[in-house]
RNA sequence: UGAUAUUUUCCCGGAGAGAGCCGCAUCGGCCGCCGAAGAGGCAAACCUGUCAGAAUAGUCGGACAGGCGAAACUUUCAGGCAAAAGGACGGGGAAAAGGAC
Repeated sequence: UGAUAUUUUCCCGGAGAGAGCCGCAUCGGCCGCCGAAGAGGCAAACCUGUCAGAAUAGUCGGACAGGCGAAACUUUCAGGCAAAAGGACGGGGAAAAGGAC
């Protein structure tokens, strides 16, 4: 000097699904649906332990149990189902920290 990645913030883009029915009605109940706020779940690999086997050099694979472990997958808890708002994710700007070449 200052990159990738990270965090915050601003702008732009951004899907899906009933403007459902009922009632004592700015709320409550019921049915049907959506997945892209958030949240939960897990595959292989890897790690640990146990068991016996093979091998003869402290190893190999196998079974069981546990741990760790991903998503745009899945669950539909939450949220959502006219518009508005929100919205994973993407692009751009700014800032913070950091310090690769």